A computed fold for a 1629-nucleotide RNA from an uncultured bacterium, annotated as small-subunit ribosomal RNA. The prediction has a mean pLDDT of 81. RNAcentral holds the sequence, with entries from ENA and SILVA. It matches the Rfam family "Bacterial small subunit ribosomal RNA".

RNA sequence: GAGUUUGAUCCUGGCUCAGGACGAACGCUGGCGGCAUGCCUAACACAUGCAAGUCGAACGGAGUAUGGGAAGCACCAAUUGCUUCCGAAACGAAGUGACCGGGAGGCUUUUGAAGGGAAGACUGUUUGGUUAUCCCGGAGGGAGCGGAACGGAAACGGAGGUAAGCCAGGCGCUUGAAGAAAGUGAUUGGUGCUUUUCAUACUUAGUGGCGAACGGGUGAGUAACGCGUGAGCAACCUGCCUCAAUGAGGGGGAUAACACUUGGAAACAGGUGCUAAUACCGCAUAAGACCACACCGCCGCAUGACGGAGGGGUCAAAGGAGAGAUCCGCAUUGAGAGGGGCUCGCGUCCCAUUAGGUAGAUGGCGGGGUAACGGCCCACCAUGCCGACGAUGGGUAGCCGAGCUGAGAGGCUGAUCGGCCACACUGGAACUGAGACACGGUCCAGACUCCUACGGGAGGCAGCAGUGGGGAAUAUUGGGCAAUGGGCGAAAGCCUGACCCAGCAAUGCCGCGUGAGGGAAGAAGGUCUUCGGAUUGUAAACCUCUGUCCUUGGUGACGAAGGAAGUGACGGUAGCCAAGGAGGAAGCCCCGGCUAACUACGUGCCAGCAGCCGCGGUAAUACGUAGGGGGCGAGCGUUGUCCGGAAUUACUGGGCGUAAAGGGCGUGUAGGCGGCCUGAUAAGUAUGGAGUGAAAGUCCUGCAUUCAAUGUGGGAAUUGCUUUGUAGACUGUCGGGCUUGAGUGCGGAAGUGGUAAGUGGAAUUCCCAGUGUAGCGGUGAAAUGCGUAGAGAUUGGGAGGAACACCAGUGGCGAAGGCGACUUACUGGGCCGUAACUGACGCUGAGGCGCGAAAGCGUGGGGAGCGAACAGGAUUAGAUACCCUGGUAGUCCACGCGGUAAACGAUGAAUGCUAGGUGUUGCGGGUAUCGACCCCUGCAGUGCCGGAGUAAACACAAUAAGCAUUCCGCCUGGGGAGUACGGCCGCAAGGUUGAAACUCAAAGGAAUUGACGGGGGCCCGCACAAGCUGCGGAGCAUGUUGUUUAAUUCGAAGCUACGCGAAGAACCUUACCAGGUCUUGACAUCCGAUUAAAGCCUUAGAGAUAAGGUGUCCCUUCGGGGGAAUCGAGACAGGUGGUGCAUGGUUGUCGUCAGCUCGUGUCGUGAGAUGUUGGGUUAAGUCCCGCAACGAGCGCAACCCUUAUGGUCGGUUACUAACGCGUAGCGGCGAGGACUCUGACAAGACUGCCGGGGACAACUCGGAGGAAGGUGGGGACGACGUCAAAUCAUCAUGCCCCUUAUGUCUUGGGCUACACACGUGCUACAAUGGCUGCAACAAAGGGAAGCGACAGCGCAAGCUGAAGCGGAUCUCAGAAAAACAGUCCCAGUUCGGAUUGUGGGCUGCAACCCGCCCACAUGAAGUCGGAGUUGCUAGUAAUCGCGGAUCAGAAUGCCGCGGUGAAUACGUUCCCGGGCCUUGUACACACCGCCCGUCACACCAUGGGAGUUGGGAGUGCCCGAAGUCAGUAUCCUAACCGCAAGGGGGGAGCUGCCGAAGGCAAGACCAAUGACUGGGGUGAAGUCGUAACAAGGUAGCCGUAUCGGAAGGUGCGGCUGGAUCACCUCCUU
Repeated sequence: GAGUUUGAUCCUGGCUCAGGACGAACGCUGGCGGCAUGCCUAACACAUGCAAGUCGAACGGAGUAUGGGAAGCACCAAUUGCUUCCGAAACGAAGUGACCGGGAGGCUUUUGAAGGGAAGACUGUUUGGUUAUCCCGGAGGGAGCGGAACGGAAACGGAGGUAAGCCAGGCGCUUGAAGAAAGUGAUUGGUGCUUUUCAUACUUAGUGGCGAACGGGUGAGUAACGCGUGAGCAACCUGCCUCAAUGAGGGGGAUAACACUUGGAAACAGGUGCUAAUACCGCAUAAGACCACACCGCCGCAUGACGGAGGGGUCAAAGGAGAGAUCCGCAUUGAGAGGGGCUCGCGUCCCAUUAGGUAGAUGGCGGGGUAACGGCCCACCAUGCCGACGAUGGGUAGCCGAGCUGAGAGGCUGAUCGGCCACACUGGAACUGAGACACGGUCCAGACUCCUACGGGAGGCAGCAGUGGGGAAUAUUGGGCAAUGGGCGAAAGCCUGACCCAGCAAUGCCGCGUGAGGGAAGAAGGUCUUCGGAUUGUAAACCUCUGUCCUUGGUGACGAAGGAAGUGACGGUAGCCAAGGAGGAAGCCCCGGCUAACUACGUGCCAGCAGCCGCGGUAAUACGUAGGGGGCGAGCGUUGUCCGGAAUUACUGGGCGUAAAGGGCGUGUAGGCGGCCUGAUAAGUAUGGAGUGAAAGUCCUGCAUUCAAUGUGGGAAUUGCUUUGUAGACUGUCGGGCUUGAGUGCGGAAGUGGUAAGUGGAAUUCCCAGUGUAGCGGUGAAAUGCGUAGAGAUUGGGAGGAACACCAGUGGCGAAGGCGACUUACUGGGCCGUAACUGACGCUGAGGCGCGAAAGCGUGGGGAGCGAACAGGAUUAGAUACCCUGGUAGUCCACGCGGUAAACGAUGAAUGCUAGGUGUUGCGGGUAUCGACCCCUGCAGUGCCGGAGUAAACACAAUAAGCAUUCCGCCUGGGGAGUACGGCCGCAAGGUUGAAACUCAAAGGAAUUGACGGGGGCCCGCACAAGCUGCGGAGCAUGUUGUUUAAUUCGAAGCUACGCGAAGAACCUUACCAGGUCUUGACAUCCGAUUAAAGCCUUAGAGAUAAGGUGUCCCUUCGGGGGAAUCGAGACAGGUGGUGCAUGGUUGUCGUCAGCUCGUGUCGUGAGAUGUUGGGUUAAGUCCCGCAACGAGCGCAACCCUUAUGGUCGGUUACUAACGCGUAGCGGCGAGGACUCUGACAAGACUGCCGGGGACAACUCGGAGGAAGGUGGGGACGACGUCAAAUCAUCAUGCCCCUUAUGUCUUGGGCUACACACGUGCUACAAUGGCUGCAACAAAGGGAAGCGACAGCGCAAGCUGAAGCGGAUCUCAGAAAAACAGUCCCAGUUCGGAUUGUGGGCUGCAACCCGCCCACAUGAAGUCGGAGUUGCUAGUAAUCGCGGAUCAGAAUGCCGCGGUGAAUACGUUCCCGGGCCUUGUACACACCGCCCGUCACACCAUGGGAGUUGGGAGUGCCCGAAGUCAGUAUCCUAACCGCAAGGGGGGAGCUGCCGAAGGCAAGACCAAUGACUGGGGUGAAGUCGUAACAAGGUAGCCGUAUCGGAAGGUGCGGCUGGAUCACCUCCUU
């Protein structure tokens, strides 16, 4: 910075993302190099090898080799083989042609260093100095010419030597039975071997010295002077090294090794005997050191230190090498360097649900011990010491330099590298030593592993490799001491898994590559497509190049330092040269928003995705795949962790009226903060210096790797600590002073301030008595209750308790809770005035202490009224409630407890400052007045309005939520939860302190627009009311549900479906069912072939259909063309199949309601508001006025049609007044244009006129005139939008589905079913009537496959014949009700006509399922309709008939027409619907909303729980190893003393203190687990109710008590975060 709470907005607030990092791991992929890094887990167990030795110049031995001497033994004398060496040579010859390297001296040319000089110039006080330039000089270098030494190589030639061993032959003697076998001899020379001795060289088990305490590993323990930093030691040590001083004389006794021997399996141990030293021990000497004594000087804060001198005491030594010089060692002492030990200041994690801890504990005296101080240890004495500035306890952890992140401040981390510490299987202990309580040493105990002859022994990888195991996970049983460093040594050198290298791993960082340029037919292929194309894409192919990496060959380092030489694991590596060849080298993630990147297909709330919001229920840019695209690149993603973003713990840098958050209120301790003037000081503070802040790292800069990573030089930085100088403002400290803060005094006034005692009247109730009679009481209405045993009412008297009407007021007092009759007593505080006193005495306040409504608890009283619980009566589906009648605790008092409230101004206390206006309370001042008021003004309280400012807004605004300071309290997402556990308090109820697991992505605040309210105001409508008539009951018609059925096709569903689609189902329609057919199809287009086809007839069949017969088109330029049919193949047809929630179109409804919006401006952070609200008015957002609005649009109205009046014009088929003709009669005819009528045009009505009202307006009321009067009546006309309203079956259409069937044809059936139920109608129930007779008056329509006069026939329906008429002419066509006359006489009838029977008529192919009509007969229900409900305000309702569409036929329906023709409207309280304003809201899918709790089910985490198991820490007691220390009467004993005995000293043994492991015991703590149990959370469609949100239907909520399945109800007190109405008061205008 972004996403996410909302319909939208602003704020608060959490969650999430984008960044960086890593000792990482996992998935997919993987070319090269450089530099780094690599068991984070089991401080788990370890096979094997190596990791610490060295010195023979400390010592005695031992061994090997060589040489000399001596002795002994053996062998040889020949030859061959073999072997070694040399090579232009030891002779000679050959030198022949030719090769590969190498590059000296020299020559030529060029450049020109060091050094020297000075003509000139400059400079200087003299000698002089300097040199831009010039001269001399000639080192060294570059280039070229030239080619010496030297090296390499083959042929060949030559010289020397005779080893071990082998083979053959052969003489004699001895032993022997013989053979075999063994042995042996003489001489010369030579050779060899053995033994011994000496010498030299080498090796080394032991004694001895030094080292092994370093280096290397690990982080278990440790919260500590462990670490960091800075000081100190006057309280200390220091091997090797350096410097200085002094010295080394003379003796002694042993002991390993070794030899012999004993035991043992081994490890090892023992005995006897011998021997050496730089091993060990006395003595001498003492420069010096140390010790005690007494003295002097000097220093220090002090204990005390240092120096000097005195006499006394104690204390040394080792030799080795060398011819020697000398070197290396030895002893004592001092100094230094480096190393260590100890002490102190400061800093160093979490928990207070760890608050008290401590017995060597704190100190002292005296000892012991140590290198040294010290309770370090001991005896005695005292009782201290630590702790809220966090002791003690618990948990966690090695610390730091530094690393990561961050703007910084911070936060997190403590791998690699460096410093310190700790540890070495676990625990304990000491020895040796300069140094250890000792990783590769010792002893003991324990666990484990191994060996064993079972008796006993051995071991310790947290060294380097490596193994097993654990784990998500971490490498080779490599090379070398060449370098750096270490140990030993005089040195050579030896040792060194430290180290240097190599190997493995993309683990990280850095670098390079996988090619570069050209190349459009924009190839092929893929994908998409609107079928045109687009895209992949210059990408590829193809052409021209390059060579980093790579391959091969050649060459080939630095690292090597020292006087020279020699010395390289890495390594034939890096680098360099040459050649080869585009050849061998690209993947991973993502593409809904955040966040760069889009299409197709598949899937269908499935499979899946997901960091958050969220995608997926048939058109998914969100899943999977593909194409394309985006990002990074030898890597890319994911996971984990840390910082950041997060100002989301806020020091920098947040908040607390309503969002989370002010303690219920006071008092006051510690602490924090603190008025004016002045002096001192220098702790804080500021500034300068010094020391330190290791190196590495970081940053800047230079250099080196071709660059980079990396390495290296210099600098900065290290913000800190210590010390010192200066300053003296401010803070602190000390001193002096002041009065304004604070307090005291004095003088006043107000008050429901508190406590106690007493007093009073009104009212309720009860008791007694009187009067008196039938009810009282209570409610929405009732009932329970009381009353004839006398209630209620009324009068009088009495009792008792509680509360104090009016006054009374956003008036008073108090810190808050709270306080209200009157009087008295005691008592607290505030205010005003004054300025006498004190002189900063102040503010705040963690803990502490006190007070603290109501309810509640304890003890004892009291008890009138009220009244939880409870009981009864009502209400209700229920009613554990609301209402009623009773009523117990309680309410009251005293004394205690308790300590909470919406204890609220939801606003902590204190101080100062910052415009005003207007009330009110208390006190004062001024002016004025006789006085009171009024007026001006000060202080203190208490209200309202309002400016700046603040605030998210609402609002606050001198009583701040403004501007500042000080102190305290509190907050950090919602739920879980103010819960659990623990502690403290309480008699109990409970209070206080106060979590976590888990879960959600929100939970909230303020304001906005709507919607809604059993909120308010205004208004309208056949909405109610007032009326008239119906429906609901009957029969029938019709539609629907349901049921049935093979099918009863489908749709429509509250109003707004139900005589609706359907303006008309016997077949058809028809979509449904059963059966029978067809498959390019019943219908359309295209292709090919063939031909006529159609029609008609016959046969089969239920028909579709099939077969046969008949039949044969038009034009023509004769080529053919056109229409048609049949057959064939495939593209395709077809679908009333699905989706009205994919759509178009059309329609219904709110509603003919008066509304719905926009532009600009203005206001508001914004959503939005304003306009459109207000005052009037209207049918109307109609109009007028006003107004931060001004205008405009869609609606309203008007314009259109019709009707009502007269006029003009025209007039036949209409009409007929006058004239004429004619008839039985008739506008029948001539004629007329007057009337009626017809139909075209204009007129007329506009609140125009008058009067009243109103605002002089709009408008309204009344009147006149007029056919009509205030939109005259009716119609058409339907704003923005709402209902995912209706329709895919009118039509159109996307997608999906069927394709010998969901298509097509056909016959029959069904849509007409029938226990019921509902809607809409018709006909009735009768006398305002029925029937009969007679016989008036319409309008609007229709008519050719038609209407049909008239005549005849029939009772009639109708039939037959038939004129006229495409119609103001003919016809349907008689209108009916009415009127007149007659009859019926109140009845199931002369009402009513259902149902049924019989016989007919009509339409039609056909009336069985299933049409209509007529006649005769039959004669059902029904006597005016329960709850409820519909329509209608005038030519309306009601009633009467007529016509039309559809249609072959078939209306009680629908659409029209006229005839007759009412009643009522006081009015807007109520029901329904609607409009405007306002109010509340937890609703926004908008009240058909939201939402609470129990119960039931599933899952999850958690509390309790008889207990059980385990763990670490501590306490007490027992036992007590090793070992130090101490004691010691027993035993042993070389050095010294002693003539000796013996002593001294030492050792062993024994004893004692301490003491690890172990054992016993009682607790505390932590963890795991536990039958059962408690609540909690979560979970698309479970149960019961309806608590909350609107006045939520009883306003809600808080505390408390009590009751109830549950939400919850009720009592008491409190709050407004309650709507509405009225009144009062106050304020504003």